[in-house]
Molecule: RNase P RNA; transfer RNA
Organism: Terriglobales bacterium
Parts: sequence; C1' cells; structure tokens
RNA sequence: GCAGGCGGACGGGCAAUCGCGUUCGGCAGCGGCUUCGGCGGCUCGCCGGCCGAGGAAAGUCCGGACUCCACAGGGUGGCGUGCUGGUUAACGGCCAGGGGGCUGGCUUCACAAAGCCAGUUCACGGAAAGUGCCACAGAAAAUAUACCGCCGCCGGCGCUUGCGUCGGCGGUAAGGGUGAAAAGGUGCGGUAAGAGCGCACCGCCCCGCUGGUGACAGCGGGGGCAGGGCAAACCCCACGUGGAGCAAGGCCAAAUAGGGGAGGGAGGGCUGACCCGGCCCGCUAUCAACUCCCGGGUAGGCUGCACGACGCCGUCAGCAAUGGCGGUGCUAGAGGAAUGAUUGCCGCGCCGUGGCGCAAGCCGCGGCGGCACAGAAUCCGGCUUAUAGUCCGUCUGCCGUA
RNA sequence: GGGCGGUUAGCUCAGCCGGUUAGAGCGCCUGCCUUACAAGCAGGAGGCCGCAGGUUCGAGUCCUGCACUGCCCACCA
Repeated sequence: GCAGGCGGACGGGCAAUCGCGUUCGGCAGCGGCUUCGGCGGCUCGCCGGCCGAGGAAAGUCCGGACUCCACAGGGUGGCGUGCUGGUUAACGGCCAGGGGGCUGGCUUCACAAAGCCAGUUCACGGAAAGUGCCACAGAAAAUAUACCGCCGCCGGCGCUUGCGUCGGCGGUAAGGGUGAAAAGGUGCGGUAAGAGCGCACCGCCCCGCUGGUGACAGCGGGGGCAGGGCAAACCCCACGUGGAGCAAGGCCAAAUAGGGGAGGGAGGGCUGACCCGGCCCGCUAUCAACUCCCGGGUAGGCUGCACGACGCCGUCAGCAAUGGCGGUGCUAGAGGAAUGAUUGCCGCGCCGUGGCGCAAGCCGCGGCGGCACAGAAUCCGGCUUAUAGUCCGUCUGCCGUA
Repeated sequence: GGGCGGUUAGCUCAGCCGGUUAGAGCGCCUGCCUUACAAGCAGGAGGCCGCAGGUUCGAGUCCUGCACUGCCCACCA
C1' cells in the first nucleotide's frame, strides 16, 4: 500500500425563494359575557417569529410504563426462559467470567497424545427418575451380538504323518466388513487365540481436601470401567408468568326504534384454560343475568398526548455493562395524517475528453444522477431485518521499501 | 395503529407422535371406443413442500429469522 474479517461513528453541507404542519404574537372580521375598565372564543383571512422524522421511524420478535376488566388471592394446567455472577423499571437484552467444540502457532527428536498461547464459535439444566425413537445397511442398535476371520477339541476324507480340507461342538469383540453411531483409547505384557485379564499413560466414575460469591479449577486417595445418541421427542427440575390492549380508557355533544327473533332456565353469569375463593343478577317466568343472530342511529369535539427509566457536557465508582453527583437544554405532536420543491455553490458517483506521469495516480473542462435503506401515529428499553458511500480502531493474509 | 391465521402439482386440499419412491379430486397429455364430439376405459407427465439458516444420521413435519397473502377490532342507545 492492497484485500478481507470484526467493532464503532456518520449517513450529504451551506445559502436564497416558494410551499406545508403545530404553536406563539400582532392586525382584520364575526359572535358571546360584562361591575363598561375589560375578559374569553371563532376564521380554507393577512403579516411576522420559534420548531418540524430515523438509525433503523420497519418487522411486531421480546420486555416494561400507562389504562380497563370487581381490585389480580391460592392450587392445577398452559406458556416462556435455562452454565455462573453482575446490570436494569423489566427482558429471551447487555457486561464480565467458566466450560465445551473448531482453526492456527509453539513446546518434548518425530507420529499420536498432552500442555501453553491466540483467534473464532456454542438454544451450554437433567439421558444415572420414567416412557419413546434410532430408517436403510449390518451378525448385532442397548438385556448386546458370532457373518467372515482367528484359536482349541472331536469326527470323516486325502496323503508329503503333521499338514490340508469338510462337518460338528465350544472359545474369542484383537482383525475385516456395515453404519451417523459397534459397548473406553494407545502401547507393553499375557494367552490356544483373545479380552482391563494384568500393568503404564490418557480418559471416565466415586470420595476427600484446598482455592473461588459461583459456574468451576487444582491436588490427593480409591475403583478396571458400570452409564451409546436424541430432551429445537414426551418428560423431570429450577425460576418467571392473570387477561386485554391508546380502535386501551375518560368527558361532552348529536341522532335513533333503549326494537325484533332464538337459546337459556332455577339457578346462572363474571374473574377470557380449569378448580377453590371472591363479586354480581335472579329464584316459578308474557320480564333474570348472559350468549348468538337480525336490525336502528352517529361518522363530531376535547382528553389520554409530549418533562421523559429524556438529550448533551463534565466528574466520580466499577474490568465492563451500568450507576451516582454537578451543570446545561426543551428537541415533531399531526389525526387519512405536515416535515416538500426550485435554483446556485461545495461534496459524492458515473460517462466523455485534455494535460502531466513508466505506472498507480494527480490537475482541469463538459455532461448526467438529486444521490443507500427508508418515513413518526401513546411512549420507552432491546433484538432482528434493510442500507450506496465516507471516516476511525483492531486483527489476519499478500506485495513493496528500509 | 393493534390482534390472529395461511403458504404442498395449473386449481382446491390431505399429509397425525420426523423415516427413506410426498398423495387425492378436478384439470392436462397419449391411446382405445365413436362417422365425429362428449361421456366412459386404460396409461402417463407434472412438486428445489414460499425463502434462508439451525437441531438430527435423516426435516413438508421440530426451532429461529425473513418474504408474500387473508381475516378481525370505531362510538351511541
């Protein structure tokens, strides 16, 4: 210098003119009230001022605030989460740590194994509570198993008389082969052949001690090894969880038929899965609540609704996420939905062309493109997805120079 | 704005607790039958199971993320 990975920041700038929305002030016009001083309201009206989309405003995948459901209480079920600790209003988020997998490098001569370092990655509780599944292939798929092979014994046959071959009985999981997976691995001993049968190292299980808040780690002792995989199969364990959602909900106004039918019935309904508990309505009906269906009216206003787990700066605590303190700022609130357009200059990209240069490239001129993804709708914290281009940090590889 | 569901052959749908060649009806093609057409009979073709990633030996099916598409929700008495 180039390429790639990861992380972070930004994501066009300035000016003029016109336009749109909220809001404030003034003017004009029109109503209202009045103690005649004023007060308050309205307008497709005019003038002026402030402000006016995002990092994702998106998907609606999680979590909360807020509101209603009789007030949220217990149990069962369902659903969600799942190494540990911290953080937070909360979370399936974030931070730190532990452990496993993969890749690369180094160490003992080498292979293997082990250890250390770096990078990367993991939906990472339990398979030793129980149930279930493991197709095809294969002898055998979880109560292990004998197809080939190997070994021993017995019998037959052949002869080169200790070998070959055939059959039977038995031993064997070392070798072959099948499979995603074959019942600890490697080596030495051992054996008829073999086998944790014995031993060394590694792995595994149990117990103890030490360190750590903990996940876990280290050390020591014991045990020949039992207990394959799947829980994004049922399930078990721990923790969490009432439901609905701003079209929630509250207030005002207008209008209509507070209508009809069916079910339901002495009990029923609500607590949006069920039971208890709680609450409500009713109890002999032309008339309970409630559920379903068919209709009627309105298509208006205010509020919720913009000061908040808020932004920025500094400082302190902490490895960090984050939190405390101090200062400072007010920063969209529309309601079918405003946030735009034009011009100029700069920036960026593309195309053409001229000059310089070995080249990479640099300096000009002209033209084109308005130039990534996209657009608030109660609000907030996350996650995920989309995103042209620019900048910064870090890591890896390659090339060049010293 | 908020809440639910669906996507499998040209069309409408099955496919349960994962298992090896994914089915059915209509439609399409070929042949038979008929003078010919329809009906009928026989045979056949046609599927990256919406897309991507993961779990598993194995995914239409289980999990996650996207894409497309459909339905419901105003107030008053």